[in-house]
RNA sequence: UUGACGGCGCUGGGAGAGCUUCAGAGGAUCACCUACUGAACACCGAAGGGGCAAGCGGAAAUGCCGCGAAACUCUCAGGUAAAUGGACCAGCGUUCGACGG
Numbered sequence: 001u002u003g004a005c006g007g008c009g010c011u012g013g014g015a016g017a018g019c020u021u022c023a024g025a026g027g028a029u030c031a032c033c034u035a036c037u038g039a040a041c042a043c044c045g046a047a048g049g050g051g052c053a054a055g056c057g058g059a060a061a062u063g064c065c066g067c068g069a070a071a072c073u074c075u076c077a078g079g080u081a082a083a084u085g086g087a088c089c090a091g092c093g094u095u096c097g098a099c100g101g
Base pairs, nucleotide, nucleotide: 001101005097006096007094008093009092010091011090012089013088018041020040021039022038023037024036025034026033027032042080043079044078048076049074050073051072055067056066057065058064
């Protein structure tokens, strides 16, 4: 004494699928609401989580074991009007990685 990358923070953008049904609780008061509870059926994939291909390694070396990515896949979790959330992208910042290089 910069730069790049990553982390973190802020801002902007950001898809999909049920404003489903029943019961309870609360509110409202004339049959409505709840980013409340439980149950039922149907769906979504872009928080998180699980799975594996090529390849690599080990072994008793064709069979077994281990490592092994994702926006693929599963749908556990989460979600299915709005709000919230949201992978990812962009911009700005950062005495965080870094007493480093």
Molecule: Glycine riboswitch aptamer
Organism: Planctomycetota bacterium